[in-house]
Molecule: transfer RNA
Organism: Minisyncoccota bacterium
RNA sequence: GCGCGUGUAGCUCAGUGGUAGAGCAUUACUCUUAUAAAGUAAGGGUCGGAGGUCCGAUCCCUCCCACGCGCA
Numbered sequence: 001g002c003g004c005g006u007g008u009a010g011c012u013c014a015g016u017g018g019u020a021g022a023g024c025a026u027u028a029c030u031c032u033u034a035u036a037a038a039g040u041a042a043g044g045g046u047c048g049g050a051g052g053u054c055c056g057a058u059c060c061c062u063c064c065c066a067c068g069c070g071c072a
Stems, first nucleotide, its partner, number of pairs: 001071007010024004018055001026042005048064005
């Protein structure tokens, strides 16, 4: 330099056009003599950035950024 892939909550990941979710983690409460486990609830997201298509974009298109793999 070329090709392919990945980027979504603190972490691991789902979501393939119509309101953004799960598990773990954190906090509070219940339970317990206390802790753990269990249960209930809450907080936490400019969906990597910019532009475009569309009535509507996490999702489709273009460019850029970061990371990984392959070729040279």